[in-house]
RNA sequence: GCCCCCUUGGCUCAGUGGUAAAGCGUGUCACUCGUAUCUCUCGCGAAAUGACAAGAUCAGUUGUUCGAAUCAGCUAGGGGGCA
Repeated sequence: GCCCCCUUGGCUCAGUGGUAAAGCGUGUCACUCGUAUCUCUCGCGAAAUGACAAGAUCAGUUGUUCGAAUCAGCUAGGGGGCA
RNA backbone atom coordinates (compact mmCIF):
# COMPACT_ATOMS: atom_id res chain seq x y z
P G A 1 -0.37 3.64 3.56
O5' G A 1 -0.95 2.86 2.29
C5' G A 1 -0.72 3.36 0.99
C4' G A 1 -0.70 2.25 0.00
C3' G A 1 -1.94 1.37 0.00
O3' G A 1 -3.01 1.93 -0.74
C1' G A 1 0.00 0.00 0.00
P C A 2 -4.52 1.69 -0.34
O5' C A 2 -4.80 0.19 -0.82
C5' C A 2 -4.74 -0.16 -2.19
C4' C A 2 -4.87 -1.65 -2.39
C3' C A 2 -6.06 -2.30 -1.71
O3' C A 2 -7.27 -2.16 -2.46
C1' C A 2 -4.13 -3.56 -1.24
P C A 3 -8.67 -2.12 -1.68
O5' C A 3 -8.89 -3.63 -1.23
C5' C A 3 -9.04 -4.66 -2.19
C4' C A 3 -9.07 -6.01 -1.54
C3' C A 3 -10.13 -6.19 -0.45
O3' C A 3 -11.42 -6.43 -0.96
C1' C A 3 -8.05 -7.05 0.30
P C A 4 -12.69 -6.01 -0.11
O5' C A 4 -12.76 -7.12 1.01
C5' C A 4 -12.97 -8.48 0.70
C4' C A 4 -12.84 -9.37 1.91
C3' C A 4 -13.72 -9.01 3.09
O3' C A 4 -15.06 -9.46 2.96
C1' C A 4 -11.53 -9.43 3.83
P C A 5 -16.24 -8.62 3.64
O5' C A 5 -16.10 -9.02 5.17
C5' C A 5 -16.28 -10.36 5.60
C4' C A 5 -15.90 -10.53 7.06
C3' C A 5 -16.63 -9.62 8.05
O3' C A 5 -17.93 -10.08 8.39
C1' C A 5 -14.32 -9.62 8.54
P C A 6 -19.07 -9.03 8.74
O5' C A 6 -18.65 -8.57 10.20
C5' C A 6 -18.64 -9.48 11.29
C4' C A 6 -18.02 -8.86 12.52
C3' C A 6 -18.71 -7.61 13.05
O3' C A 6 -19.84 -7.92 13.85
C1' C A 6 -16.37 -7.26 12.99
P U A 7 -21.08 -6.85 13.89
O5' U A 7 -20.48 -5.65 14.77
C5' U A 7 -20.03 -5.88 16.10
C4' U A 7 -19.59 -4.58 16.74
C3' U A 7 -20.67 -3.52 16.88
O3' U A 7 -20.53 -2.82 18.11
C1' U A 7 -18.86 -2.64 15.64
P U A 8 -21.38 -3.30 19.34
O5' U A 8 -22.88 -3.19 18.83
C5' U A 8 -23.51 -1.94 18.63
C4' U A 8 -25.01 -2.06 18.68
C3' U A 8 -25.55 -2.63 19.99
O3' U A 8 -25.65 -1.64 21.00
C1' U A 8 -26.59 -3.70 18.16
P G A 9 -24.85 -1.84 22.34
O5' G A 9 -26.07 -1.81 23.38
C5' G A 9 -25.82 -2.03 24.80
C4' G A 9 -26.83 -1.24 25.59
C3' G A 9 -26.65 -1.39 27.09
O3' G A 9 -26.87 -0.11 27.72
C1' G A 9 -28.85 -2.02 26.44
P G A 10 -25.55 0.72 28.06
O5' G A 10 -24.70 -0.25 29.02
C5' G A 10 -23.46 0.20 29.59
C4' G A 10 -22.83 -0.88 30.43
C3' G A 10 -22.54 -2.17 29.68
O3' G A 10 -21.30 -2.11 29.00
C1' G A 10 -23.69 -2.67 31.68
P C A 11 -21.13 -2.82 27.58
O5' C A 11 -21.04 -4.37 27.94
C5' C A 11 -19.95 -4.88 28.68
C4' C A 11 -20.12 -6.37 28.95
C3' C A 11 -20.37 -7.21 27.71
O3' C A 11 -19.18 -7.55 27.01
C1' C A 11 -21.94 -7.78 29.38
P U A 12 -19.25 -7.85 25.45
O5' U A 12 -20.04 -9.24 25.35
C5' U A 12 -19.49 -10.43 25.92
C4' U A 12 -20.42 -11.60 25.70
C3' U A 12 -20.88 -11.82 24.26
O3' U A 12 -19.92 -12.50 23.49
C1' U A 12 -22.73 -11.98 25.74
P C A 13 -19.94 -12.27 21.86
O5' C A 13 -21.52 -12.32 21.59
C5' C A 13 -22.04 -12.53 20.30
C4' C A 13 -23.49 -12.89 20.46
C3' C A 13 -24.39 -12.51 19.30
O3' C A 13 -24.33 -13.48 18.28
C1' C A 13 -25.42 -11.85 21.33
P A A 14 -24.66 -13.01 16.73
O5' A A 14 -26.27 -13.09 16.70
C5' A A 14 -26.91 -14.35 16.84
C4' A A 14 -28.40 -14.19 16.81
C3' A A 14 -28.99 -13.56 15.56
O3' A A 14 -29.07 -14.47 14.49
C1' A A 14 -30.06 -12.71 17.49
P G A 15 -28.86 -13.91 12.98
O5' G A 15 -30.04 -12.83 12.84
C5' G A 15 -31.39 -13.23 12.72
C4' G A 15 -32.32 -12.04 12.80
C3' G A 15 -32.15 -11.00 11.70
O3' G A 15 -32.91 -11.34 10.55
C1' G A 15 -32.19 -9.91 13.79
P U A 16 -32.18 -11.76 9.19
O5' U A 16 -31.59 -10.38 8.65
C5' U A 16 -32.43 -9.38 8.11
C4' U A 16 -31.88 -8.81 6.81
C3' U A 16 -31.81 -9.84 5.66
O3' U A 16 -31.97 -9.15 4.42
C1' U A 16 -29.64 -9.12 6.20
P G A 17 -33.36 -9.14 3.78
O5' G A 17 -33.98 -7.83 4.42
C5' G A 17 -33.53 -6.49 4.03
C4' G A 17 -34.39 -5.49 4.72
C3' G A 17 -35.88 -5.76 4.62
O3' G A 17 -36.51 -5.20 5.79
C1' G A 17 -35.40 -3.69 3.62
P G A 18 -37.39 -6.17 6.69
O5' G A 18 -38.57 -5.23 7.19
C5' G A 18 -38.30 -4.09 8.00
C4' G A 18 -39.57 -3.42 8.46
C3' G A 18 -40.66 -4.38 8.91
O3' G A 18 -41.41 -3.77 9.97
C1' G A 18 -41.44 -3.18 7.01
P U A 19 -41.13 -4.28 11.44
O5' U A 19 -42.11 -3.32 12.24
C5' U A 19 -41.77 -1.95 12.45
C4' U A 19 -41.83 -1.60 13.93
C3' U A 19 -40.80 -2.35 14.77
O3' U A 19 -40.38 -1.51 15.86
C1' U A 19 -42.99 -2.91 15.48
P A A 20 -38.84 -1.21 15.93
O5' A A 20 -38.12 -2.61 16.11
C5' A A 20 -38.23 -3.30 17.30
C4' A A 20 -37.17 -4.35 17.42
C3' A A 20 -36.80 -4.68 18.84
O3' A A 20 -37.67 -5.66 19.38
C1' A A 20 -34.83 -4.29 17.59
P A A 21 -37.81 -5.86 20.99
O5' A A 21 -37.48 -7.40 21.19
C5' A A 21 -38.34 -8.38 20.65
C4' A A 21 -37.66 -9.73 20.61
C3' A A 21 -37.02 -10.22 21.92
O3' A A 21 -37.98 -10.73 22.83
C1' A A 21 -35.52 -10.58 20.15
P A A 22 -37.66 -10.63 24.41
O5' A A 22 -36.47 -11.66 24.61
C5' A A 22 -36.68 -13.05 24.40
C4' A A 22 -35.38 -13.83 24.46
C3' A A 22 -34.61 -13.77 25.79
O3' A A 22 -35.16 -14.60 26.78
C1' A A 22 -33.11 -13.50 23.98
P G A 23 -34.99 -14.22 28.33
O5' G A 23 -33.50 -14.64 28.66
C5' G A 23 -33.08 -15.99 28.57
C4' G A 23 -31.58 -16.11 28.74
C3' G A 23 -31.01 -15.44 29.98
O3' G A 23 -31.18 -16.22 31.16
C1' G A 23 -29.71 -14.85 28.11
P C A 24 -31.42 -15.46 32.56
O5' C A 24 -30.02 -14.79 32.90
C5' C A 24 -28.87 -15.59 33.14
C4' C A 24 -27.60 -14.75 33.19
C3' C A 24 -27.59 -13.63 34.21
O3' C A 24 -27.33 -14.07 35.54
C1' C A 24 -26.78 -12.83 32.15
P G A 25 -28.08 -13.39 36.76
O5' G A 25 -27.60 -11.87 36.71
C5' G A 25 -26.24 -11.53 37.01
C4' G A 25 -25.95 -10.08 36.65
C3' G A 25 -26.78 -9.04 37.39
O3' G A 25 -26.30 -8.78 38.69
C1' G A 25 -26.75 -8.52 35.09
P U A 26 -27.30 -8.40 39.87
O5' U A 26 -27.95 -7.01 39.42
C5' U A 26 -27.15 -5.84 39.33
C4' U A 26 -28.00 -4.65 38.93
C3' U A 26 -29.25 -4.42 39.77
O3' U A 26 -28.96 -3.78 41.01
C1' U A 26 -29.81 -4.22 37.49
P G A 27 -29.84 -4.16 42.32
O5' G A 27 -31.24 -3.44 42.07
C5' G A 27 -31.32 -2.03 41.95
C4' G A 27 -32.72 -1.60 41.55
C3' G A 27 -33.84 -2.16 42.40
O3' G A 27 -34.01 -1.45 43.61
C1' G A 27 -34.38 -2.39 40.12
P U A 28 -34.60 -2.23 44.93
O5' U A 28 -36.14 -2.41 44.59
C5' U A 28 -36.99 -1.27 44.40
C4' U A 28 -38.36 -1.69 43.94
C3' U A 28 -39.04 -2.76 44.77
O3' U A 28 -39.64 -2.24 45.96
C1' U A 28 -39.25 -3.31 42.50
P C A 29 -39.77 -3.19 47.28
O5' C A 29 -40.89 -4.25 46.88
C5' C A 29 -42.20 -3.83 46.59
C4' C A 29 -43.02 -4.94 45.98
C3' C A 29 -43.09 -6.23 46.77
O3' C A 29 -44.03 -6.15 47.85
C1' C A 29 -42.67 -6.74 44.53
P A A 30 -43.85 -7.08 49.17
O5' A A 30 -44.23 -8.54 48.64
C5' A A 30 -45.53 -8.81 48.17
C4' A A 30 -45.64 -10.23 47.62
C3' A A 30 -45.17 -11.33 48.56
O3' A A 30 -46.16 -11.68 49.51
C1' A A 30 -44.26 -11.68 46.40
P C A 31 -45.73 -12.02 51.03
O5' C A 31 -45.12 -13.48 50.94
C5' C A 31 -45.89 -14.56 50.48
C4' C A 31 -45.02 -15.76 50.15
C3' C A 31 -44.05 -16.17 51.25
O3' C A 31 -44.67 -16.95 52.25
C1' C A 31 -42.91 -16.09 49.19
P U A 32 -44.35 -16.71 53.81
O5' U A 32 -42.90 -17.33 53.92
C5' U A 32 -42.67 -18.70 53.66
C4' U A 32 -41.20 -19.03 53.73
C3' U A 32 -40.48 -18.56 54.98
O3' U A 32 -40.67 -19.41 56.09
C1' U A 32 -39.19 -18.02 53.07
P C A 33 -40.68 -18.80 57.61
O5' C A 33 -39.15 -18.49 57.88
C5' C A 33 -38.19 -19.53 57.92
C4' C A 33 -36.77 -19.00 57.88
C3' C A 33 -36.39 -18.03 58.98
O3' C A 33 -36.09 -18.68 60.21
C1' C A 33 -35.64 -17.18 56.90
P G A 34 -36.30 -17.88 61.57
O5' G A 34 -35.12 -16.81 61.60
C5' G A 34 -33.76 -17.24 61.61
C4' G A 34 -32.81 -16.08 61.36
C3' G A 34 -32.89 -14.94 62.36
O3' G A 34 -32.16 -15.21 63.54
C1' G A 34 -32.84 -14.07 60.15
P U A 35 -32.64 -14.56 64.95
O5' U A 35 -32.37 -13.00 64.76
C5' U A 35 -31.04 -12.51 64.58
C4' U A 35 -31.04 -11.01 64.32
C3' U A 35 -31.79 -10.18 65.35
O3' U A 35 -30.99 -9.90 66.50
C1' U A 35 -32.42 -9.51 63.17
P A A 36 -31.60 -10.12 68.03
O5' A A 36 -32.59 -8.88 68.25
C5' A A 36 -32.09 -7.56 68.17
C4' A A 36 -33.23 -6.58 67.95
C3' A A 36 -34.41 -6.74 68.92
O3' A A 36 -34.17 -6.09 70.17
C1' A A 36 -35.21 -6.58 66.72
P U A 37 -34.45 -6.94 71.57
O5' U A 37 -36.03 -6.92 71.63
C5' U A 37 -36.74 -5.70 71.72
C4' U A 37 -38.23 -5.91 71.51
C3' U A 37 -38.87 -7.00 72.34
O3' U A 37 -39.15 -6.55 73.66
C1' U A 37 -39.58 -7.23 70.10
P C A 38 -38.93 -7.60 74.87
O5' C A 38 -40.03 -8.72 74.63
C5' C A 38 -39.98 -9.96 75.34
C4' C A 38 -41.32 -10.67 75.26
C3' C A 38 -41.91 -10.75 73.88
O3' C A 38 -41.40 -11.86 73.16
C1' C A 38 -43.55 -9.94 75.37
P U A 39 -41.12 -11.70 71.61
O5' U A 39 -42.57 -11.59 70.95
C5' U A 39 -43.43 -12.73 70.93
C4' U A 39 -44.77 -12.35 70.35
C3' U A 39 -44.76 -11.67 69.00
O3' U A 39 -44.61 -12.58 67.92
C1' U A 39 -46.22 -10.50 70.44
P C A 40 -43.88 -12.07 66.63
O5' C A 40 -45.00 -11.16 65.93
C5' C A 40 -46.20 -11.72 65.43
C4' C A 40 -47.18 -10.65 65.01
C3' C A 40 -46.68 -9.68 63.96
O3' C A 40 -46.72 -10.21 62.64
C1' C A 40 -47.76 -8.49 65.69
P U A 41 -45.62 -9.71 61.61
O5' U A 41 -46.05 -8.21 61.29
C5' U A 41 -47.30 -7.94 60.69
C4' U A 41 -47.58 -6.46 60.68
C3' U A 41 -46.55 -5.58 60.01
O3' U A 41 -46.67 -5.56 58.59
C1' U A 41 -47.15 -4.62 62.07
P C A 42 -45.33 -5.56 57.75
O5' C A 42 -44.64 -4.17 58.11
C5' C A 42 -45.26 -2.94 57.78
C4' C A 42 -44.53 -1.78 58.40
C3' C A 42 -43.05 -1.67 58.06
O3' C A 42 -42.82 -1.07 56.78
C1' C A 42 -43.34 -1.38 60.38
P G A 43 -41.62 -1.61 55.89
O5' G A 43 -40.34 -1.28 56.78
C5' G A 43 -40.00 0.06 57.08
C4' G A 43 -38.79 0.12 57.98
C3' G A 43 -37.55 -0.60 57.49
O3' G A 43 -36.84 0.17 56.51
C1' G A 43 -37.89 -1.13 59.75
P C A 44 -36.18 -0.60 55.30
O5' C A 44 -34.95 -1.36 55.96
C5' C A 44 -33.91 -0.65 56.62
C4' C A 44 -32.95 -1.61 57.30
C3' C A 44 -32.45 -2.75 56.44
O3' C A 44 -31.39 -2.36 55.58
C1' C A 44 -33.14 -3.59 58.53
P G A 45 -31.29 -3.03 54.18
O5' G A 45 -30.77 -4.49 54.54
C5' G A 45 -29.48 -4.67 55.17
C4' G A 45 -29.26 -6.12 55.54
C3' G A 45 -29.39 -7.14 54.43
O3' G A 45 -28.26 -7.20 53.59
C1' G A 45 -30.52 -7.93 56.34
P A A 46 -28.43 -7.71 52.11
O5' A A 46 -28.64 -9.28 52.26
C5' A A 46 -27.61 -10.09 52.82
C4' A A 46 -28.03 -11.54 52.91
C3' A A 46 -28.58 -12.13 51.61
O3' A A 46 -27.55 -12.53 50.73
C1' A A 46 -30.01 -12.70 53.41
P A A 47 -27.81 -12.46 49.17
O5' A A 47 -28.34 -13.93 48.83
C5' A A 47 -27.47 -15.04 48.94
C4' A A 47 -28.25 -16.34 48.93
C3' A A 47 -29.16 -16.55 47.73
O3' A A 47 -28.45 -17.03 46.60
C1' A A 47 -30.36 -17.04 49.69
P A A 48 -29.06 -16.75 45.14
O5' A A 48 -30.27 -17.78 45.04
C5' A A 48 -30.04 -19.19 45.03
C4' A A 48 -31.32 -19.96 45.16
C3' A A 48 -32.39 -19.65 44.13
O3' A A 48 -32.15 -20.31 42.91
C1' A A 48 -33.38 -19.69 46.25
P U A 49 -32.62 -19.60 41.53
O5' U A 49 -34.22 -19.67 41.61
C5' U A 49 -34.89 -20.93 41.64
C4' U A 49 -36.37 -20.74 41.90
C3' U A 49 -37.11 -19.77 40.98
O3' U A 49 -37.41 -20.33 39.73
C1' U A 49 -37.72 -19.35 43.21
P G A 50 -37.49 -19.38 38.48
O5' G A 50 -38.85 -18.55 38.68
C5' G A 50 -40.09 -19.24 38.71
C4' G A 50 -41.21 -18.33 39.19
C3' G A 50 -41.41 -17.05 38.40
O3' G A 50 -42.11 -17.24 37.18
C1' G A 50 -41.47 -16.56 40.70
P A A 51 -41.88 -16.25 35.97
O5' A A 51 -42.67 -14.94 36.39
C5' A A 51 -44.08 -14.99 36.58
C4' A A 51 -44.58 -13.67 37.13
C3' A A 51 -44.21 -12.44 36.34
O3' A A 51 -45.03 -12.21 35.21
C1' A A 51 -43.79 -12.06 38.64
P C A 52 -44.41 -11.56 33.91
O5' C A 52 -44.23 -10.02 34.30
C5' C A 52 -45.35 -9.23 34.63
C4' C A 52 -44.93 -7.95 35.33
C3' C A 52 -44.01 -7.03 34.54
O3' C A 52 -44.68 -6.23 33.57
C1' C A 52 -43.20 -7.25 36.74
P A A 53 -43.89 -5.75 32.28
O5' A A 53 -42.90 -4.66 32.84
C5' A A 53 -43.39 -3.48 33.49
C4' A A 53 -42.27 -2.68 34.10
C3' A A 53 -41.19 -2.20 33.15
O3' A A 53 -41.58 -1.04 32.44
C1' A A 53 -40.21 -3.10 35.11
P A A 54 -40.90 -0.72 31.02
O5' A A 54 -39.52 -0.05 31.41
C5' A A 54 -39.48 1.10 32.22
C4' A A 54 -38.06 1.38 32.69
C3' A A 54 -37.03 1.48 31.59
O3' A A 54 -36.98 2.78 31.02
C1' A A 54 -36.24 0.05 33.28
P G A 55 -36.82 2.95 29.44
O5' G A 55 -35.32 2.50 29.19
C5' G A 55 -34.24 3.22 29.80
C4' G A 55 -32.97 2.42 29.71
C3' G A 55 -32.61 1.95 28.32
O3' G A 55 -31.99 2.97 27.55
C1' G A 55 -32.37 0.17 29.84
P A A 56 -32.60 3.41 26.13
O5' A A 56 -31.67 2.68 25.06
C5' A A 56 -30.26 2.82 25.10
C4' A A 56 -29.59 2.11 23.96
C3' A A 56 -30.09 2.46 22.57
O3' A A 56 -29.51 3.66 22.10
C1' A A 56 -29.81 0.11 22.77
P U A 57 -30.52 4.83 21.55
O5' U A 57 -31.27 4.15 20.32
C5' U A 57 -30.60 3.75 19.16
C4' U A 57 -31.62 3.77 18.06
C3' U A 57 -31.19 4.55 16.85
O3' U A 57 -30.37 3.74 15.99
C1' U A 57 -33.39 5.18 17.46
P C A 58 -29.13 4.42 15.30
O5' C A 58 -28.00 3.31 15.48
C5' C A 58 -27.43 3.04 16.74
C4' C A 58 -26.93 1.62 16.82
C3' C A 58 -26.24 1.14 15.55
O3' C A 58 -25.15 0.28 15.89
C1' C A 58 -28.06 -0.27 16.03
P A A 59 -23.90 0.11 14.91
O5' A A 59 -22.90 1.26 15.37
C5' A A 59 -22.71 1.50 16.77
C4' A A 59 -21.68 2.60 16.94
C3' A A 59 -21.91 3.84 16.09
O3' A A 59 -22.81 4.75 16.67
C1' A A 59 -19.67 3.11 15.86
P G A 60 -23.85 5.53 15.70
O5' G A 60 -22.96 6.65 15.02
C5' G A 60 -22.32 7.65 15.79
C4' G A 60 -21.45 8.53 14.92
C3' G A 60 -22.15 9.13 13.71
O3' G A 60 -22.89 10.29 14.01
C1' G A 60 -20.07 8.20 13.07
P U A 61 -24.26 10.57 13.16
O5' U A 61 -23.76 11.01 11.72
C5' U A 61 -22.96 12.18 11.57
C4' U A 61 -22.38 12.23 10.18
C3' U A 61 -23.37 12.18 9.04
O3' U A 61 -23.97 13.44 8.78
C1' U A 61 -21.61 10.69 8.59
P U A 62 -25.45 13.52 8.14
O5' U A 62 -25.20 13.16 6.60
C5' U A 62 -24.50 14.07 5.77
C4' U A 62 -24.15 13.44 4.44
C3' U A 62 -25.32 12.93 3.62
O3' U A 62 -26.00 13.95 2.92
C1' U A 62 -23.61 11.29 3.64
P G A 63 -27.54 13.75 2.53
O5' G A 63 -27.53 12.42 1.65
C5' G A 63 -27.50 12.51 0.24
C4' G A 63 -27.13 11.18 -0.39
C3' G A 63 -28.29 10.31 -0.84
O3' G A 63 -28.87 10.76 -2.06
C1' G A 63 -26.62 8.97 0.18
P U A 64 -30.47 10.50 -2.30
O5' U A 64 -30.57 8.92 -2.52
C5' U A 64 -29.98 8.31 -3.65
C4' U A 64 -30.27 6.84 -3.68
C3' U A 64 -31.72 6.47 -3.48
O3' U A 64 -32.47 6.57 -4.68
C1' U A 64 -30.34 5.10 -2.11
P U A 65 -33.89 7.32 -4.65
O5' U A 65 -34.82 6.33 -3.81
C5' U A 65 -35.06 5.01 -4.25
C4' U A 65 -35.70 4.19 -3.18
C3' U A 65 -36.94 4.79 -2.54
O3' U A 65 -38.12 4.63 -3.32
C1' U A 65 -35.51 3.89 -0.87
P C A 66 -39.10 5.94 -3.54
O5' C A 66 -39.79 6.05 -2.12
C5' C A 66 -40.59 7.19 -1.77
C4' C A 66 -41.33 6.94 -0.48
C3' C A 66 -40.48 6.44 0.66
O3' C A 66 -39.82 7.48 1.35
C1' C A 66 -42.41 5.08 0.46
P G A 67 -38.30 7.28 1.73
O5' G A 67 -38.38 6.15 2.83
C5' G A 67 -39.01 6.39 4.09
C4' G A 67 -39.17 5.10 4.86
C3' G A 67 -37.89 4.36 5.16
O3' G A 67 -37.23 4.88 6.29
C1' G A 67 -39.50 2.83 4.35
P A A 68 -35.63 5.01 6.26
O5' A A 68 -35.10 3.51 6.32
C5' A A 68 -35.47 2.65 7.41
C4' A A 68 -34.31 1.78 7.83
C3' A A 68 -33.12 2.54 8.38
O3' A A 68 -32.42 1.72 9.31
C1' A A 68 -32.44 1.41 6.46
P A A 69 -32.90 1.74 10.84
O5' A A 69 -31.76 0.91 11.60
C5' A A 69 -30.43 1.43 11.68
C4' A A 69 -29.44 0.31 11.78
C3' A A 69 -29.17 -0.46 10.50
O3' A A 69 -28.16 0.19 9.71
C1' A A 69 -29.57 -1.98 12.25
P U A 70 -28.37 0.27 8.11
O5' U A 70 -28.47 -1.24 7.62
C5' U A 70 -27.40 -2.15 7.85
C4' U A 70 -27.80 -3.56 7.46
C3' U A 70 -28.11 -3.72 5.97
O3' U A 70 -27.63 -4.98 5.51
C1' U A 70 -30.01 -4.32 7.26
P C A 71 -26.29 -5.02 4.61
O5' C A 71 -26.69 -4.16 3.32
C5' C A 71 -27.18 -4.79 2.13
C4' C A 71 -27.24 -3.78 1.00
C3' C A 71 -26.07 -2.83 0.89
O3' C A 71 -24.96 -3.41 0.24
C1' C A 71 -28.08 -1.61 0.70
P A A 72 -23.46 -2.95 0.57
O5' A A 72 -23.32 -1.55 -0.14
C5' A A 72 -23.35 -1.45 -1.56
C4' A A 72 -23.18 -0.01 -2.00
C3' A A 72 -22.01 0.74 -1.37
O3' A A 72 -20.77 0.45 -2.01
C1' A A 72 -23.94 2.07 -1.24
P G A 73 -19.41 0.56 -1.17
O5' G A 73 -19.15 2.13 -1.06
C5' G A 73 -18.93 2.89 -2.22
C4' G A 73 -18.79 4.36 -1.89
C3' G A 73 -17.80 4.71 -0.80
O3' G A 73 -16.45 4.71 -1.26
C1' G A 73 -19.79 5.90 -0.44
P C A 74 -15.29 4.23 -0.29
O5' C A 74 -15.16 5.42 0.76
C5' C A 74 -14.79 6.72 0.33
C4' C A 74 -15.00 7.75 1.42
C3' C A 74 -14.32 7.47 2.75
O3' C A 74 -12.96 7.82 2.77
C1' C A 74 -16.56 8.09 3.15
P U A 75 -11.97 7.03 3.67
O5' U A 75 -12.38 7.48 5.14
C5' U A 75 -12.25 8.84 5.54
C4' U A 75 -12.79 9.05 6.94
C3' U A 75 -12.22 8.16 8.02
O3' U A 75 -10.95 8.57 8.48
C1' U A 75 -14.57 8.26 8.24
P A A 76 -9.92 7.51 9.06
O5' A A 76 -10.57 7.12 10.47
C5' A A 76 -10.76 8.10 11.48
C4' A A 76 -11.45 7.50 12.69
C3' A A 76 -10.87 6.19 13.21
O3' A A 76 -9.72 6.39 14.00
C1' A A 76 -13.21 6.00 13.10
P G A 77 -8.60 5.26 14.00
O5' G A 77 -9.21 4.11 14.93
C5' G A 77 -9.52 4.39 16.29
C4' G A 77 -10.30 3.24 16.90
C3' G A 77 -9.69 1.86 16.71
O3' G A 77 -8.63 1.60 17.61
C1' G A 77 -11.99 1.76 16.21
P G A 78 -7.46 0.60 17.09
O5' G A 78 -8.14 -0.85 17.12
C5' G A 78 -8.61 -1.40 18.35
C4' G A 78 -9.34 -2.72 18.10
C3' G A 78 -8.60 -3.77 17.30
O3' G A 78 -7.61 -4.46 18.06
C1' G A 78 -10.80 -3.62 16.51
P G A 79 -6.32 -5.06 17.30
O5' G A 79 -6.91 -6.29 16.47
C5' G A 79 -7.44 -7.41 17.16
C4' G A 79 -8.05 -8.39 16.18
C3' G A 79 -7.12 -8.91 15.08
O3' G A 79 -6.21 -9.90 15.54
C1' G A 79 -9.21 -8.34 14.14
P G A 80 -4.79 -10.06 14.75
O5' G A 80 -5.18 -10.67 13.33
C5' G A 80 -5.70 -12.00 13.25
C4' G A 80 -6.18 -12.31 11.84
C3' G A 80 -5.16 -12.26 10.72
O3' G A 80 -4.30 -13.38 10.70
C1' G A 80 -7.12 -11.16 10.01
P G A 81 -2.83 -13.27 10.02
O5' G A 81 -3.12 -13.17 8.46
C5' G A 81 -3.71 -14.27 7.79
C4' G A 81 -4.02 -13.91 6.35
C3' G A 81 -2.85 -13.46 5.50
O3' G A 81 -2.06 -14.53 5.02
C1' G A 81 -4.67 -11.99 5.17
P C A 82 -0.48 -14.30 4.71
O5' C A 82 -0.47 -13.40 3.41
C5' C A 82 -0.97 -13.90 2.17
C4' C A 82 -0.94 -12.84 1.10
C3' C A 82 0.40 -12.18 0.86
O3' C A 82 1.29 -12.96 0.07
C1' C A 82 -1.29 -10.54 0.97
P A A 83 2.83 -12.85 0.31
O5' A A 83 3.24 -11.39 -0.21
C5' A A 83 3.12 -11.06 -1.57
C4' A A 83 3.30 -9.58 -1.78
C3' A A 83 4.62 -9.00 -1.31
O3' A A 83 5.68 -9.22 -2.22
C1' A A 83 2.85 -7.64 -0.57
This is a predicted structure of an 83-nucleotide RNA (transfer RNA) from Mycena amicta. Its mean pLDDT, the model's own confidence on a scale to 100, is 82. Its Rfam family is "tRNA". It is annotated as a transfer RNA.